RNA sequence: AGAGUUUGAUCCUGGCUCAGGAUGAACGCUGGCGGCGUGCCUAAUACAUGCAAGUCGAGCGAGAAAUCUUUCAGACGAUUCUUCGGAUGAGUCAGGAAGAUGGAAAGCGGCGGACGGGUGAGUAACGCGUAGGCAACCUGCCCUCAGCAGAGGGAUAGCCAUUGGAAACGAUGAUUAAAACCUCAUAAUGCUGAACCAACACAUGUUGGAUCAGCCAAAGAUUUAUCGGCUGGGGAUGGGCCUGCGUCUGAUUAACUGGUUGGUGAGGUAACGGCUCACCAAGGUAACGAUCAGUAGCCGACCUGAGAGGGUGAUCGGCCACAUUGGAACUGAGACACGGUCCAAACUUCUACGGAAGGCAGCAGUAAGGAAUCUUGCACAAUGGGGGAAACCCUGAUGCAGCAACGCCGCGUGAACGAUGAAGGCCUUAGGGUUGUAAAGUUCUGAUCUGUGGGAAGAAGAAAGUGACGGUACCACAGGAGAAAGCCCCGGCUAAAUACGUGCCAGCAGCCGCGGUAAUACGUAUGGGGCAAGCGUUAUCCGGAAUUAUUGGGCGUAAAGAGUGCGUAGGUGGUUACCUAAGCGCAAGGUUUAAUCUUGAGGCUCAACCUCAUUCUGCCUUGCGAACUGGGCUACUUGAGUGCUGGAGGGGAAAGCGGAAUUCCCAGUGUAGCGGUGAAAUGCGUAGAUAUUGGGAAGAACACCGGUGGCGAAGGCGGCUUUCUGGACAGUAACUGACACUGAGGCACGAAAGCGUGGGGAGCAAACAGGAUUAGAUACCCUGGUAGUCCACGCCGUAAACGAUGAGCACUAGUUGUUGGGUCCGAAUGGAUUCAGUGACGCAGUUAACGCAAUAAGUGCUCCGCCUGGGGAGUACGGUGGCAACACUAAAACUCAAAGGAAUUGACGGGGACCCGCACAAGCAGCGGAGCAUGUGGUUUAAUUCGAAGCAACGCGAAAAACCUUACCAGGGCUUGACAUCCCUCUGACCGCACUUUAACAGGUGCUUUCUUCGGACAGAGGAGACAGGUGGUGCAUGGUUGUCGUCAGCUCGUGUCGUGAGAUGUUGGGUUAAGUCCCGCAACGAGCGCAACCCUUGCCGUCAGUUACUAACAUUAAGUUGAGGACUCUGACGGGACUGCCGAGGUCAACUCGGAGGAAGGUGGGGAUGACGUCAAAUCAUCAUGCCCCUUAUGUUCUGGGCUACACACGCGCUACAAUGGUCGGUACAAUGAGAAGCAAAAUGGCGACAUGGAGCAAAUCACCAAAACCGAUCCCAGUUCGGAUUGCAGGCUGCAACUCGCCUGCAUGAAGUCGGAGUUGCUAGUAAUCGCGAAUCAGCAUGUCGCGGUGAAUGCGUUCCCGGGUCUUGUACACACCGCCCGUCACACCAUGGAAGUUGGGGGCGCCCAAAGUUGGCUAAUCAAUCUGCUACCUAAGGCGAAACCAAUGACUGGGGUGAAGUCGUAACAAGGUAGCCGUUCGAGAACGAGCGGCUGGAUCACCUCCUU
Repeated sequence: AGAGUUUGAUCCUGGCUCAGGAUGAACGCUGGCGGCGUGCCUAAUACAUGCAAGUCGAGCGAGAAAUCUUUCAGACGAUUCUUCGGAUGAGUCAGGAAGAUGGAAAGCGGCGGACGGGUGAGUAACGCGUAGGCAACCUGCCCUCAGCAGAGGGAUAGCCAUUGGAAACGAUGAUUAAAACCUCAUAAUGCUGAACCAACACAUGUUGGAUCAGCCAAAGAUUUAUCGGCUGGGGAUGGGCCUGCGUCUGAUUAACUGGUUGGUGAGGUAACGGCUCACCAAGGUAACGAUCAGUAGCCGACCUGAGAGGGUGAUCGGCCACAUUGGAACUGAGACACGGUCCAAACUUCUACGGAAGGCAGCAGUAAGGAAUCUUGCACAAUGGGGGAAACCCUGAUGCAGCAACGCCGCGUGAACGAUGAAGGCCUUAGGGUUGUAAAGUUCUGAUCUGUGGGAAGAAGAAAGUGACGGUACCACAGGAGAAAGCCCCGGCUAAAUACGUGCCAGCAGCCGCGGUAAUACGUAUGGGGCAAGCGUUAUCCGGAAUUAUUGGGCGUAAAGAGUGCGUAGGUGGUUACCUAAGCGCAAGGUUUAAUCUUGAGGCUCAACCUCAUUCUGCCUUGCGAACUGGGCUACUUGAGUGCUGGAGGGGAAAGCGGAAUUCCCAGUGUAGCGGUGAAAUGCGUAGAUAUUGGGAAGAACACCGGUGGCGAAGGCGGCUUUCUGGACAGUAACUGACACUGAGGCACGAAAGCGUGGGGAGCAAACAGGAUUAGAUACCCUGGUAGUCCACGCCGUAAACGAUGAGCACUAGUUGUUGGGUCCGAAUGGAUUCAGUGACGCAGUUAACGCAAUAAGUGCUCCGCCUGGGGAGUACGGUGGCAACACUAAAACUCAAAGGAAUUGACGGGGACCCGCACAAGCAGCGGAGCAUGUGGUUUAAUUCGAAGCAACGCGAAAAACCUUACCAGGGCUUGACAUCCCUCUGACCGCACUUUAACAGGUGCUUUCUUCGGACAGAGGAGACAGGUGGUGCAUGGUUGUCGUCAGCUCGUGUCGUGAGAUGUUGGGUUAAGUCCCGCAACGAGCGCAACCCUUGCCGUCAGUUACUAACAUUAAGUUGAGGACUCUGACGGGACUGCCGAGGUCAACUCGGAGGAAGGUGGGGAUGACGUCAAAUCAUCAUGCCCCUUAUGUUCUGGGCUACACACGCGCUACAAUGGUCGGUACAAUGAGAAGCAAAAUGGCGACAUGGAGCAAAUCACCAAAACCGAUCCCAGUUCGGAUUGCAGGCUGCAACUCGCCUGCAUGAAGUCGGAGUUGCUAGUAAUCGCGAAUCAGCAUGUCGCGGUGAAUGCGUUCCCGGGUCUUGUACACACCGCCCGUCACACCAUGGAAGUUGGGGGCGCCCAAAGUUGGCUAAUCAAUCUGCUACCUAAGGCGAAACCAAUGACUGGGGUGAAGUCGUAACAAGGUAGCCGUUCGAGAACGAGCGGCUGGAUCACCUCCUU
């Protein structure tokens, strides 16, 4: 830093998407270690349990357990004595009493529970941030200064007794202490009041001093060191209040407010204040956004970004608010108080039913919710906090540990050597490649790990003691490569590809898009790429996005200039002097907490992390400056305006007048039609129309002039005259002196249609009616015709209201028209110049291009309006306006990846121009009708094998289906196979002949039966597997071949030039040609593939050569038969000839065309071969080849029989005919191309004939196969015939194993349809059509087909209007799969979101009324010496109740349109002149697209005319 995606391609506009970074994250797969951080974003939901705020006995009374001493009586009892009865009694145990020590629990009292900790519900606010103010305030503990502490008093808790209650909790009586409480004294520098002086200040004032009057205090304790108490001043700290500025969205929220705004007085507070009250005034806020609604704790900061910005407000820090919900006060220095009190509500728990208790948004933890967030841990060792004199106690603050890859950072999962490039995997062109030095193997190392040993700092200014973490960090030694790699991706963007599977299925996908049988895009594998203890996905934010543009965008055609003007607020504003200092600039000071960020250092082994230092755009204060902007004042005239003079004009309003035309009425003339159309009909007309003449009536519009001419702000304005009236222009320079520009709201004007009331109504004409057209025709066309069109008054307020171009000012080459005015020159047509309009062309510049270009879309300034992807939609809802129609304002859900602009190349057009072709026309012969032959479809069938399908399939593949062919069907066989290669064993055969068997092939039996260098070769049989085989599929996987446009004249390239580019130029233009053939011109110059020529054949001549061909002369014969000849014909080799060469005319002195001469042939002489770039996924896998797939005792192979030959029918190519230009019979001529040995076959003979017998000759200019029409006669005489020959019967012939299905031919007999063919359609321009026969390939046989050959031999062509096809240029296009294109709307079906709707439900907020707990304050009242304190009550008021209205949300039978869907239905509205040019506004109508009327626009093709411009 960009990239993908609209198109056939291009440039632009424009959206969508991606690559980056981040997170309190979650999910999926995976998971070795350590350090530092972080961890309920949801239910401010409910909470079991434990802990989180106590401490002081040095304030006070009282004092349990335990211990000690003394004493009392008792029990047990060692020892000793003993009369054995007992005595002695150390000691032990429990108890009573007294004293001492001790200090638990509870109580009075003090300090602290207002800090610390949590949460973010509320709050859009002086709540927060920042900067200030308080002369309007308070401040416990702490520091400092000054001073003081005298004398008394009565209670009360505890305790004890009695007693209520389940409990919680009390009640009564007696008694007691204090640093608890009270009274008196003392007292100012304190407080209050009065008046005075000085200083200061910013308005009320403040400070200090002196005078007078009044008022107020205290507490002691002890270990004698101290600590504590009271009063006052000061400090520090912490708070309270006020103010400037900043602080989200919505105007589809525009008005809000009654203590409301201010004043006076009073009350209240620590303090100011409507904070509260009484009275008075009527104010206050708001478009610079009040009020209302929604959302939200704010900031330091964090994320992102180049920055400006945008987003966020976890952890850490500051402030605020809250503590189940709501209200309230008490105490206190401080609270209206998280772990205090009272009341109310909801919920939970206990209950003896009477009543009580509770509040984790403290730390853990539980439930619930959720995608989701931890241990009911250790310790007060450190830091800090509370209490205490202290020891010390308390501390879920805090320090640590635990859990979690949640994040950041660091380390590791080994290192070196190691090629046979192992095995295995995968791919393969089968050779190999890759995994890959990777592994194995060898040699090492030991951070992590395990074990053992050692072992901190953190602990503090006397020393000692004190460690939760923790035997942790760290160090040493030993052991052992051992225990430690995954995740995502590999079509492009985007680094990285192959195989298999799947077959629009399964699936993928961030965008474009992949998948329909060869998927680098799905799934798997291998390989590769990326990151790595993580990797991906999802969500959200910034970026990229200049895609809201201040930096930094636009508005002619892409989205976008209001239809036009006037003008308010606002914004902006000419020249000059002075003053000011608000903006602005410079300097200094203050502040901007800490942390964070940046930079530089330092400490943990590094890093993350931590520490130190530095910097930091804001605001405030002070001083200075005066160019610019602003403010004040002074002056000016050029901006603007006024005056005066002058001319131009469809500018506006009103009144009057005029002629032409249409229609109607009356009358005359006149007679059968008129009218209308593509053609008709409806209609009018013999009751006299149309036509024509005269007279009359009425309404509307104003020909010619008339013009890219005029006027107007726009809409718009057109006969003439008069009246009233607006504006612009030119000239002049008398006046004013910046009076200006723009202009949100606002006001006015505003085509057509439409609406209301009243007129008017000739023509035209929505609707409507009829007639046509049509498949239909609610249309286009025709005949009628009503609103309307016209006038007056009043509404509406929209148009493609367009120059699709807002207004104003200034500047920036020219040329040429035209309108109005002026100046100068000139005798004049005229010329020069200037101002104001209105056109065309054009430079610079600009633009995506088209284009614009002094009338800018150029260069600048000022102001306003508008745009931000397409659709939904200018729609819904709400509001405003309107009589209505509607207009204005104006969304969202949902949906798509485009929609769009300009230009390019094609293709297409029921667009244009030019040209060609048997394309039409002019002709000839046909086809289409009949019969038959043949091919196809269809049908049938066991099978009727397969392919070919408009031209360009259909006598096509097939140049030959009886078997074979043959691929199809039925049936019978074979399975390494009918065919190829390889291996092993055996045999010497196989073949052939005979017999048997079978439907046949197979099978069986017998006979016969190799070579050799001895290795084997060859052949056969058998066996195993590799493999064979496939006319099975895919011509949309292919090669090759072919058709077609089309033998049409085209198709391209190099260099140059033009264009941002696709592309253009060349190749277009003027001529000409069969031709992109040639000439000329030209930003082109050249070249290639095509055209032409070169090739073959034919037509003329020559030379050479003459056998099998030929025969003029000579000889000879029946006969060119034989001599002979080389003249002729002919044969076949080489040449010549034709080139617009010559003449004339035309033409650009060209190319060329026309005519002529000569010539066998004349303008390519005729014919052929030859087929450019490409198109049709054209044809062929069944000629062949071939990838992939499929079958493998069968989809292979073989055999017999059948089928391809079927037959109601339809179509195509043909043959024969329908007859006299003919048929039949007889006679008589004349070819060419060709083929011939498993062949052609002569003569001769037989047969009516097909043919048979025969076999001379010939591998061919030698032999043989070979003409018919024609011609000459005869006959038939217009008939279903002496035409026609189908069909059928009989008898034969030929080929062949075989002629039934299913061949050809002959004879005799039979004798069908058919009398020239509808619509339509084919071929042909000269040796052609037509007609006549001949040959060949295939082939045993089979030809009306095909390919060739010759014989006879025409007609017509004015011409290019039309049909078809093609070429070139141009034009339009919404087409590019390219008109067989694209595409619109209704209807039907499915799904989705949404509007309306009788209503229903819920919610928050405000308003009014009722009731009113606790509580403060006030009032009344009882008792007491005092402190204290009883009851009642007033105001306010939480909760509660009632009511009306507005708002928000959900839901609702039914209903409206919208969107999206597979190949539905109906039409064909739009794109080409889209077949009626389209579109805009409006009105009416109609299944639907839509049609019609009126007015407007060009964003309409084509032709003509006019005007203008250029050359």
Small-subunit ribosomal RNA from an uncultured bacterium, 1511 nucleotides, folded computationally.
The sequence is in RNAcentral, with records from ENA and SILVA.
It matches the Rfam family "Bacterial small subunit ribosomal RNA". Its family is annotated with structural constituent of ribosome and ribosome in the Gene Ontology.